Model confidence (mean pLDDT): 90 of 100. Small-subunit ribosomal RNA, central domain from Candidatus Aquivivens invisus, 348 nucleotides, folded computationally. The organism belongs to Candidatus Aquivivens, within Bacteria. The sequence was found in a public genome assembly.
[in-house]
Context: one part of a larger RNA
RNA sequence: UUGGGUGUAAAGGGCAAGUAGGCGGCUUCGCAAGUCGGGUGUGAAAUCCCACGGCUUAACCGUGGAACUGCGCCCGAAACUGCGGGGCUUGAGGACGGGAGAGGCGAAUGGAAUUCCCGGUGUAAGGGUGAAAUCUGUAGAGAUCGGGAGGAACACCAGUGGCGAAGGCGAUUCGCUGGACCGUUUCUGACGCUGAGAGGCGAAAGCUAGGGGAGCAAACAGGAUUAGAUACCCUGGUAGUCCUAGCCGUAAACGAUGGGCACUAGGUGUUGGGUCUUUCGGGGCCCAGUGCCGUAGGUAACCCGUUAAGUGCCCCACCUGAGGAGUACGGCCGCAAGGUUGAAACUC
Numbered sequence: 001u002u003g004g005g006u007g008u009a010a011a012g013g014g015c016a017a018g019u020a021g022g023c024g025g026c027u028u029c030g031c032a033a034g035u036c037g038g039g040u041g042u043g044a045a046a047u048c049c050c051a052c053g054g055c056u057u058a059a060c061c062g063u064g065g066a067a068c069u070g071c072g073c074c075c076g077a078a079a080c081u082g083c084g085g086g087g088c089u090u091g092a093g094g095a096c097g098g099g100a101g102a103g104g105c106g107a108a109u110g111g112a113a114u115u116c117c118c119g120g121u122g123u124a125a126g127g128g129u130g131a132a133a134u135c136u137g138u139a140g141a142g143a144u145c146g147g148g149a150g151g152a153a154c155a156c157c158a159g160u161g162g163c164g165a166a167g168g169c170g171a172u173u174c175g176c177u178g179g180a181c182c183g184u185u186u187c188u189g190a191c192g193c194u195g196a197g198a199g200g201c202g203a204a205a206g207c208u209a210g211g212g213g214a215g216c217a218a219a220c221a222g223g224a225u226u227a228g229a230u231a232c233c234c235u236g237g238u239a240g241u242c243c244u245a246g247c248c249g250u251a252a253a254c255g256a257u258g259g260g261c262a263c264u265a266g267g268u269g270u271u272g273g274g275u276c277u278u279u280c281g282g283g284g285c286c287c288a289g290u291g292c293c294g295u296a297g298g299u300a301a302c303c304c305g306u307u308a309a310g311u312g313c314c315c316c317a318c319c320u321g322a323g324g325a326g327u328a329c330g331g332c333c334g335c336a337a338g339g340u341u342g343a344a345a346c347u348c
Base pairs, nucleotide, nucleotide: 003320004319005318006317007302008301012316014201015200021194022193023192025088026087027086028085029084030083031082033081034080035077036076037075038074039073040072041071042070049065050064051063052062053061054060091191092188093187094186095184096183097182098181103177104176105175106174107173108172109171110154115149116148117147118146119145120144121143125136126135162169163168206247207246208245209244210243211242215241216240220236221235222234223233258315259314260313261312262311263310266293267292268291269290270289271288272287273286274285275284276283277282297304298303321348322347323346330341331340332339333338
């Protein structure tokens, strides 16, 4: 609790759809709740303020006035807000015509590589390191050729390239499916923006049940290093990593930058689309995205700068010295791990 703020000082919710609420385009008619004007009633006295007066003065006191910024009622105004009716098309949405994309889900398929198994050739090493050793190998390894099994990931293409609200998405084909963009101005006619709560989605790790297990690899074991080495290096290796179903709900969930709309110099790349032009190399313009540089302006500075951190409006979230502490207690959620909400004493 006002004010001032939230890229990096404390502070943007992980994300979107949406309920209540808040806010809302152009025009016309009406109503008069808000709003404005006039009148009237009330607004006790004291106090405050002004004038005059009484105690020698003052404090104090008396008289009168003003004021009491408010509320009720009556009459009136109709610009703005609101409410009701009518109209409009630029906001929003739909239709139609296009093309782009690792957007999502499911199924099937493919090749390279690692590992293991079988067979052939072949013999003494291989592996690993700074150097070694543990380790593997004459019971035939490593190397090489052929065959097979299985799991996981998809080299090149690949790009401050693309798609998605975020988390995130990368082999190929097919099926189902979401969104965005461009174009025509054909339709609806404000149907809009935001969004407390509740519900949904949400990397990795972790948990439950069942499967799977090639490679990698917490824990663990051994070898080294070292004064020590519960590490860094090496040899092994289990959960896990993968699939199905269900939990968890966190993160440097980051652009450390909430969403929407409008306005405010340019230059230069790039992605998708349209259009004009072309000497077919290309070039100009428009829309939507994505980078870099930069004007005005902003900023404590760094930097931001039409993808704003500039100039404004609307709505939500959050901050208010450091430690104690994202702790304790309580509530809610969870199988648990824990999550969420979230103090105080005390110290400086």